The RNA shown here (transfer RNA) has 72 nucleotides and comes from a Candidatus Moraniibacteriota bacterium. Rfam family: tRNA. It is annotated as a transfer RNA. About the family: Transfer RNA (tRNA) molecules are approximately 80 nucleotides in length. Taxonomically the source falls in Candidatus Moraniibacteriota (Bacteria, Bacteria candidate phyla). Model confidence (mean pLDDT): 84 of 100.
[in-house]
Order: sequence, then structure tokens, then C1' cells
RNA sequence: GCCCAGAUAGUUCAGUGGCAGAACGCUUCCAUGGUAAGGAAGAGGUCGAGAGUCCGAUUCUCUCUCUGGGCU
Repeated sequence: GCCCAGAUAGUUCAGUGGCAGAACGCUUCCAUGGUAAGGAAGAGGUCGAGAGUCCGAUUCUCUCUCUGGGCU
């Protein structure tokens, strides 16, 4: 230099055009003599950045940034 994959909650990851989700973690409550385990509820996201297409974009297209892998 070229090619491929990825970037979504604090962490690990789903979600392939129509209200952003799960698990773990966090907070509150229940429960216990107390703690852990357990049960219930809740908070937490400009979906890496910019532009385009579309009635509508996390999703499709282009450019850029970063991460991982491959080729030379």
C1' cells in the first nucleotide's frame, strides 16, 4: 500500500428499514438476627464521526477515525 471483519448501556453481545434489547454489573425495596444466595421494581444509550438515499436509517450507500485479521 491492498483486501476482509468489527465499533450498540459500565462490561460481553443480540438487533439487517418502522417504539433500541438481553445477560452480568449498578440503585431501591422484599426477605434474614445479620451476610451471601434468592425474589420484585428501576436507572443507565446523541447505536464511532460526517454526508447521501428513503415518508422513515442502528440497519442501505460514500468518506473519515479507531480496533482486529489476511496479502505483499